[in-house]
């Protein structure tokens, strides 16, 4: 940074799509480790259970417990004394009591905290948020700093006890008691309030200070004696409240909204201002700079993207707001109208004894549900913070950690080095190889991660560690435990094989798949990324495709039909002031995090963190300054604008009147049979007198010539003449005004063609609808005859057109030329006038410039400025629903669903066309002869059949492949039969057999039996052939000519087809090659932005037409000779002829034409004259034209058969219709006799003479000839003579009958001749259609190829031998030029509507 996609190709417009980045993601396949982050986007759906807000005994009373202590009591046990009765001592234990301590416990009074922290984004379009200000209109617990204090009293109450209600929740009553709980009194530095006063200050309401008078309100104690707490007040800090400027989504198919609404006065209320609330008064307030209404949405720092400007977004982290099941309300308090407080109401859930109660996970976990989708009912207060407390300490799902999830980012690993027998396997292959691939194996080495063992932190400054035996370190051990996903036609890096066969499928766009798919599926290879890879969804980018940066509107989407004009917008010249905009300096602010730069810390990175400046593009301030420009104020000016005056132009408008021509009608006359209409007709009119003609009259509408892209008008539009009224513009002048201007959203009883609507007139002609006539397959049309609305007038409505210059208005500016309309000024001139110049209008052509091209070009689509309107792919659709206007028809305004990947503009090459111009050809015309009718031949269709093998299908298939089907050919059918094969190659084995002949058997091949015994070379063997038997393979007229080669067909002997430089064009392309002449010709000439070439044309080649020279055998023969009379023999080569070589024709000569030339007409000469005649020869391409059955061939198919062999049948049948031919229908003829002449060919598996024989086809014999010698071989039409005499005939010969002939193995299906007899149709052919331009058509015969036999076919040959051609209007075909088009698969195209 671009790319693909509209077309045959091109340029443009324009959409669609892709490559990039991103995500709280999800899904598919796969999955080794770690770090740091992150995780209900949906149901603000419902929630079981546990926990998330308590703490203080140093405020207080009481109770319990433990220990201690005081006094009393009980008295086990011990010891001593004893009079044995007892006394003394010790004192466990029991009970009561006093004092103290407690780190203790649960409830209560009291204090502080439950307004923080945590969650969510429902609501909110708002002073909610952001930013910057204000409060002289405010509050602030705990905290900090000051100042001044705390004197003396009082009465209650919970707990508790008793009693009592209720299922419970929760109470009621009586009695007792304490306080830092509550209430008076005293005191008042200072404070509040009221009153008047002084001073200073402020933008204002006012503020501050000072002194005075009056008046009001305080306090709590505890203590370990260290302190802690309390009251008042002044400040600070923090936090909050309110107000204001600016910014903050879409919709006008939401245009009006508002009644406490807007303001005032007074009272109330609040911490405080305020309609915040209330009473009264006024009638205001907001709105096109978008009010109100509807829809959507928490806002921001930021995040994503982008070059930026922007666009999108608002998860996590941070700030603000709002909410806490839904709605409402207040209480307490410094702070709430309060997530884990209260009251009421609603819904829901739960408990209940039915009377009544309880609850609120949008706290952390977790459950159900919803969903494509989102985690553990974990550990700990160790750290950081928070609450309470003097503290110890308690609480803390805040927080710190751990768990789960590849959800994201980052890092690491899955080994490294060597290793060619380039292993095996796999894939492919031209079978040689190539690829996988140093990859593996193998050798050596290493240990990051994971696993095992040992040690073991920092985080904590004295103690205290959830994380955690974690991070980290060390050791031993094994290459072991660790790679997938997507793609591979182009865009876009990467290709082959097989399968499939428009099927299955792919696809982001173009598109791929119908038998050789790099696009489907699989495999191998390759490419990309990698613990991920793809897909889906969404956003930005690319997209300058909403264009501020940075777009357009003549024809691609897009200029309003025109005018007037309001708001807003923009605005001439000079001078001065101000400083709002503008520029600039300073100051404040724009939180942190994030981003950038540069350091640091985790081994690196992600991540965390220090510092710095930047960013936050901004806002603000009695801020300081500048004054050009905009603005504003003042003043002046005349060029813009408008007014006046002068003379002119005009279909400008409105109203009234007038005129003539024409049409029609009426009346009357003349007059008679038609008129009218058309391509031709008919409907129609007319003997009831039309049309025609004459005269008179009526009525309506429109104004010929002049008339011209000429005029005037804003546009629509305006045309006889006259008058009246009236608008605007141009020119000249320079008197006066002094910016008064331009443009215009909305707006306007504004104007606005035609058609149309309602009312009233009018109605001649014309004429939708309609009627009948015609034509046509139909004809609701075009044509003709009629004909109603309407067209016309008046006053209204409507408001649209291709209302177009498809071009909004205005101003300025930028080469020249030439017309025309209106006005003016000079010059020359006696004048008509000529020429010059200027202003305004209207045209043409043209430079620069612009433009995608076409084109525009002083009347811009150029260069600039201002304002308005309008466009953003095509269709759906200018259509729906809603809205306002309309009598209605309709008009204005104007979406969406859905659908396509194009739609479109301009220009280019080609093809095509009932457009135009030019030209050609047996294209037509003029002629001659046919076909189409008959019979037969032949091929094809159709039908039939066991088979009637098959190809070819308009011209350009059908006497075509086939130049020759009785068998064979033969591909077909039925039957039989063979399986390495009828044929080819290879290898292997055996043997000396074979070949040939005979016989049996069969329809026949196959089969069986017997007989016989080869060649070369040479003594090694080999060839051929047969047998046996196993393979590789043979074979295929099986398939497709739409796989492909080759070959011929066709348009068409039509004149075209195509490069190189140069030039033009953005380009496709053009040009040359167009235009003018000429020609058969892109043949040539002249000219020319063209020049010069190639393939075609021409020429070169062959035949033919005339001389010449050479040569004369098998040819020929004049003259000479012989002769069997035959050029047969001598002889000759003169001539004919033959076959080599050459000549000849080139507009050469003449005079005119053509400007000149090319050339053409005429003439001369010539055998031949303008290409002499004929042939061969066929550019680039078209028809997916023909052929796989000439041949050859890739790929499928078949392989005891789709191969091979055998005999028989079929290809030859039959009704029809069509093609090509032959013979005819006759007298220009038929039959018969006689006579003459040609050319080109063929001949040994042959042509065959003469002779004999037959009526003939033939038969017998076999001279001659591999040919200028011999033979086929008779040429025929024609001619002479005879004949029949216009008939179904002596024309015509089909058909069937019988006898015979030859070739052949064979003639039934199924051949060809001969002879005899038979003797059909047909008497010149409808519609239609074919060939032919001179030695041609028509006519006549002869020969050849194929071939054993079988031409009426085919391709060649000669004989005799015509007619017509005005010409290019028409039919059909073709070439060149040009015009238009929505065709390009190219008119057999494309395409519209209805129906299915």
């Nucleotide at each position: 940074a671009g790319a693909g996609u509209u077309u045959g190709a091109u340029c443009c417009u324009g959409g669609c799509u892709c490559a990039g980045g991103a995500u709280g993601a999800a899904c598919g396949c796969u999955g080794g480790c770690g770090g740091c982050g992150u995780g209900c986007u949906u149901a603000a759906c419902a929630c079981a259970u546990g926990c998330a807000a308590g703490u203080c005994g140093a405020a207080c009373g009481a109770a319990g417990c433990a220990c201690u202590u005081u006094a009393u009591u009980u008295g086990a046990c011990u010891u001593c004394c004893u009079u044995c009765g007892g006394g003394a001592c010790u004192g466990a234990u029991u009970a009561u009591u006093u004092u103290g301590u407690g780190a203790c416990u649960g409830a209560g009074u009291g204090g502080c905290g439950g307004a923080c922290g945590g969650g969510u984004g429902a609501g909110u379009a708002a002073c909610g948020c952001g930013u910057g200000g204000g409060u002289a209109a405010c509050c602030u617990g705990c905290c900090u700093u000051g100042u001044a204090c705390a004197g003396g009293g009082g009465g209650a109450u919970a707990a508790c006890a008793g009693u009592u209600g209720g299922a419970a929740a929760c109470g009621g009553c009586u009695g007792c008691u304490a306080a830092u709980a509550c209430c008076g009194c005293a005191u008042a530095a200072g404070c509040g309030c009221a009153c008047g006063g002084c001073a200073u200050c402020g933008c204002a309401u006012g503020a501050u200070g000072c002194a005075g008078u009056g008046u009001g309100a305080a306090a709590a104690a505890c203590u370990c004696c260290g302190g802690u707490g309390g009251u008042a007040u002044a400040a600070g800090a923090u936090g909050g409240a309110c107000c204001c400027g600016c910014g903050u989504u879409g919709g006008a198919u939401u245009a009006g909204c508002u009644a406490g609404u807007u303001g005032g006065u007074g009272a109330g209320g609040u911490a405080a201002c305020g309609g915040c609330c209330c009473a009264c008064c006024a009638a205001g307030g907001c709105g096109a700079c978008g009010a109100u209404c509807c829809a959507u949405a928490g806002c921001c720092g930021g995040c994503c993207u982008g070059a930026g400007a922007g666009g999108g977004u608002g998860a996590a982290c941070g700030g603000c707001c709002a909410c806490a099941u839904u709605g409402g309300g207040a209480c307490u308090g410094a702070g709430a109208c309060a997530c884990g407080g209260c009251c009421c109401a609603g819904a829901c859930u739960c408990c209940u004894a039915c009377g009544g109660g309880a609850g609120g996970c949008a706290g952390c976990a977790g459950u159900g549900g919803g969903g494509a989708a989102u985690a553990u009912u974990g550990c700990a207060c160790a750290a950081u913070g928070g609450g309470g407390g003097a503290a110890a300490c308690c609480c803390u799902g805040a927080u710190g950690c751990a768990g789960c999830g590849a959800c994201g980012c980052c890092g690491c690993g899955u080994g490294a080095a060597g290793g060619a027998a380039g292993a095996a396997g796999u894939a492919u292959c031209u079978c040689g190889g190539u690829a996988u691939g140093u990859a593996a194996a193998c050798u050596u080495c290493u240990a990051u991660c994971a696993g095992c063992a040992g040690g073991g932190a920092a985080g904590a400054u004295a103690g205290u560690g959830a994380c955690g035996g974690u991070a980290c370190c060390u050791g031993a051990c094994u290459a072991a435990g660790a790679a997938g996903c997507c793609c591979u036609g182009g865009c876009u890096a990467a290709c082959u094989a097989c399968g499939u066969g428009c099927c299955a499928g792919c696809a982001g766009c173009c598109g791929c798949g119908g038998u050789a798919a790099u696009a489907c599926g699989u495999a191998g290879g390759g490419g990309g990324c990698a613990a991920g890879c793809g897909u889906u969804a969404u956003c930005c980018g690319g997209a300058u495709u909403u264009a501020c940066u940075g777009g357009g509107u003549g024809u691609a989407a897009a200029g309003g039909g025109a005018g007037c004009g309001u708001a807003g917008a923009c605005g001439g010249u000079g001078u001065g002031g101000c400083a709002a905009g503008u520029c600039u300096g300073a100051u404040g602010u724009g939180a942190a995090a994030g981003g950038c730069a540069u350091g640091g810390g985790c081994u690196c990175a992600a991540c965390c963190u220090g510092u710095g400046g930047a960013c936050u593009u901004g806002c603000a301030u009695u801020u300081g300054g500048a004054a050009a420009c905009u603005g504003u104020c003042a003043u002046a000016c005349u060029u813009g604008a408008g007014u006046g005056c002068c003379g002119g132009a005009g279909g400008g408008g409105u109203a009234a009147g007038c005129g003539g021509a024409a049409u029609u009608c009426c009346u009357a006359g003349u007059g008679u049979a038609a008129c009218g209409g058309g391509g031709a007709a008919a409907u129609g009119c007319g003997u009831a007198g039309a049309u025609a003609u004459u005269a008179g009259g009526a009525g309506g509408a429109a104004c010929a010539c002049c008339a011209g892209g000429g005029g005037g008008g804003a546009a629509g539009g305006c045309g006889u003449c006259u008058u009246a009224c009236u608008g605007g513009g141009a020119g000249g002048u320079a008197a006066g005004u002094g910016g008064c201007g331009u443009g215009u959203a909305g707006g306007c009883u504004u104007c606005g063609a035609a058609a149309g609507c309602g009312g009233g007139g009018g109605g001649a002609g014309c004429a939708a609808a309609c009627a009948g006539g015609a034509g046509a397959g139909g004809a609701u049309a075009c044509c003709a005859u009629g004909g109603u609305a309407g067209u016309u007038c008046c006053a209204g409505c409507g408001g649209u057109a291709a209302a177009c210059g498809a071009u909004g208005a205005a101003u300025a500016u930028u080469a020249g030329g030439u017309g025309u309309c209106g006005g003016g000024g000079g010059u020359c001139a006696g004048g008509a006038g000529u020429g010059c110049u200027u202003c305004g209008g209207u045209g043409c052509g043209g430079c620069a410039g612009c433009a995608g091209c076409c084109g525009c070009a002083a009347u811009a689509a150029g260069u600039a400025u201002u304002c308005c309107a309008u466009c953003g792919g095509g269709g759906g659709a200018g259509g729906g629903g809603g809205u306002g206007a309309g009598c209605a028809u309709g008009a204005a305004g104007g979406a969406a669903a859905c659908u396509c990947c194009c739609a479109g503009g301009a220009a280019u090459g080609g093809g095509c066309c009932g457009g135009g111009a030019c030209c050609c050809g047996c294209g037509c015309u003029a002629g001659c002869g046919g076909c189409g009718g008959a019979g037969c031949a032949u091929g094809g269709g159709c039908u039939u059949u066991a088979a009637u093998u098959u190809g070819a299908a308009g011209c350009g298939a059908u006497g075509u492949g086939a130049c020759g089907a009785g068998c064979g050919u033969u591909a077909u059918c039925a039957g039989g039969c063979c399986u390495u094969g009828a044929c080819g190659u290879c290898g292997a084995u055996a043997u000396c057999a074979c070949c040939g002949g005979u016989g049996a058997g069969u329809c026949a091949u196959g089969u069986c039996a017997c007989c016989u015994u080869u060649c070369u070379g040479a003594u090694g063997g080999g060839a051929c052939u047969g047998g046996a038997g196993a393979g590789a393979c043979a074979g295929g007229u099986g398939g497709g000519g739409c796989a492909g080669g080759g070959u011929g067909g066709u348009g068409g002997u039509c004149g075209g087809c195509u490069g190189g430089g140069a030039u033009c064009g953005u380009g496709g392309g053009a040009g040359g090659g167009g235009g003018g002449g000429u020609g058969a010709a892109g043949u040539c000439c002249a000219g020319c932005a063209g020049c010069g070439a190639g393939c075609g044309c021409c020429a070169c080649c062959c035949c033919u037409c005339u001389g010449u020279g050479u040569a004369g055998u098998g040819g020929c023969c004049a003259g000479c000779u012989c002769u069997u009379u035959a050029g047969g023999g001598g002889g000759g080569c003169a001539g004919u002829c033959u076959a080599g070589a050459g000549a000849g024709g080139u507009u050469u000569c003449c005079a005119g034409g053509g400007a000149g030339g090319a050339c053409a007409g005429g003439g001369g000469g010539c055998a031949a004259g303008g290409a002499g005649g004929g042939g061969a020869a066929g550019g680039c391409g078209u028809c997916a034209a023909a052929u796989c059955a000439u041949c050859g061939u890739g790929c499928g198919c078949u392989c005891u058969a789709u191969c091979a062999c055998c005999a028989g049948g079929c290809c030859c049948c039959c009704c029809c219709g069509g093609g090509u031919g032959c013979u005819c229908c006759a007298a220009u003829g038929g039959u018969g006799u006689u006579u003459c002449c040609g050319g080109a060919g063929g001949g040994a598996a042959g042509c065959a003479g003469c002779c004999u024989u037959g009526g003939g086809a033939g038969a017998g014999u076999g001279a001659g000839c591999g040919g200028a010698u011999c033979c086929c071989a008779a040429a025929a039409u024609c001619a002479c003579c005879c004949u029949g005499g216009c008939a179904g005939c002596u024309g015509g010969g089909a058909u069937g009958g019988c006898c015979g002939u030859g070739a052949g193995c064979a003639a039934c299906u199924c051949g060809a001749g001969u002879a005899c007899a038979u003797g059909a149709a047909g008497c010149g052919g409808c519609a239609a259609u074919c060939g032919c331009g001179a030695g041609u058509a028509a006519u006549c015969g002869a020969g050849a190829a194929u071939c054993g036999g079988a031409a009426c076919g085919u391709g060649g040959c000669g004989g005799g031998g015509a007619a017509c051609g005005c010409g290019u209007u028409c039919c059909g075909g073709g070439c060149c030029c040009u015009u238009g088009g929505a065709c390009u698969c190219g008119c057999c195209g494309c395409c519209c509507g209805u129906c299915a």
A computed fold for a 1396-nucleotide RNA from an uncultured bacterium, annotated as small-subunit ribosomal RNA. Its Rfam family is "Bacterial small subunit ribosomal RNA". The sequence is in RNAcentral, with records from ENA. The prediction has a mean pLDDT of 82.